Large-subunit ribosomal RNA, domain IV from Anaerostipes caccae, 329 nucleotides, folded computationally. The organism belongs to Anaerostipes, within Bacteria. Rfam family: Bacterial large subunit ribosomal RNA.
[in-house]
Context: one part of a larger RNA
């Protein structure tokens, strides 16, 4: 010099993105113990107060008297705690080796398939999971305890259901034409023309399924939920009124919010000083009802913002052991 352990005068977080890390709490017994609640819980909340050894007395918790130290849970093990707020209910999972979370899951809630040889998967089949189950069952979506709730729109995509008419494949169906030619005609030199049966080829009309076009239904289905203008006896604003569109115009609730750009909005509290936190205001760039919306006791190695105790994080650095580096030998 560095690491590891310890120990510090006065301060007490001034450090620092941030008390990161140290530090403080700690067992037991008694005394006490708020809000808030889903009446279990919050709770070991908090915040006190004892602890040894001897004697006597009692069965014993213990009670009384003595004694000994700076210290009695004498050493080691052994919770720091209150307030306030997001966010997920909850216990529980994860990215083996940067992420453990506000992600997954989850009871619960809904919506949808599925009448069994069941719908869903797997397999080319055979055959096999569902399932030695049967709709209080199974399989797939979406939501996420619990409380209050979940408003409009079905035009568009999609799903479901209709069957009048419109289109609409193969196939059916064969009308018509094509091509061969036995013949026949004209010309009689090549050659044209006409052409039965058969064969070949092609082919109109008609005929004929879902689906499409159409017609309802369905948003806990994919989704969507306007704009201008005026208008009250101060000013401002505008319960009101006209307009145009549009399927339908954004309901309660919530709001600068894990969502606010302007923005450190504005007001309030808190600090002496607060771009962060609480409450409020609504002007919501671009919240908002199962991609749920708003609350919530608990719980959480979550996230923020305060405050007590603590303290070498600091001011502001100093010693000490130990170990390695380095020096000498």
């Nucleotide at each position: 010099g560095u690491g590891u352990u310890g120990u510090u005068a006065a301060g007490g977080a001034a450090c620092u993105c941030g008390g990161c890390a140290a530090a403080a709490u700690g067992a037991c017994u008694c005394c006490g113990u708020a809000a808030c609640u889903u009446c279990g819980g919050g709770a070991g909340a908090a915040g006190g107060a004892g602890u040894g050894c001897c004697a006597u007395a009692g069965c014993g918790a213990u009670a009384u008297g003595g004694c000994c130290g700076c210290a009695g849970a004498g050493a080691a093990u052994u919770g720091g705690c209150c307030c306030a707020a997001g966010c997920a209910a909850c216990u529980g999972u994860u990215u083996a080796g940067c992420a453990a979370a506000a992600a997954c899951a989850c009871a619960g809630g809904u919506c949808u398939a599925u009448g069994c040889a069941a719908a869903a998967c797997c397999g080319c089949a055979a055959g096999g999971u569902g399932a030695a189950g049967u709709a209080u069952a199974u399989g797939g979506g979406c939501u996420g305890a619990c409380g209050c709730c979940u408003g409009c729109c079905c035009g568009g995509u999609g799903c479901u259901g209709g069957a009048a008419g419109g289109u609409u494949a193969a196939g059916g169906g064969g009308a018509g034409g094509g091509c061969u030619u036995a013949g026949c005609g004209c010309a009689u030199u090549a050659g044209c023309g006409c052409g039965a049966a058969g064969g070949u080829c092609u082919g109109a009309a008609c005929u004929u399924a879902a689906g499409c076009c159409c017609c309802a239904g369905u948003a806990a289905a994919c989704g969507g939920c306007g704009g201008c203008c005026g208008u009250a006896a101060c000013u401002a604003u505008a319960a009101c009124g006209g307009u145009c569109c549009u399927a339908a115009g954004g309901u309660a609730g919530c709001g600068a919010a894990a969502u606010u750009c302007c923005u450190u909005g504005u007001c309030g509290g808190g600090u002496a000083a607060g771009u962060u936190c609480c409450g409020a205001c609504c002007c919501g760039c671009a919240c908002g009802a199962a991609a749920g919306g708003c609350g919530u006791a608990a719980u959480g190695a979550u996230u923020u913002g305060g405050g007590c105790a603590c303290u070498g994080u600091c001011u502001c650095a100093a010693c000490a052991a130990c170990a390695c580096a380095c020096c000498c030998g």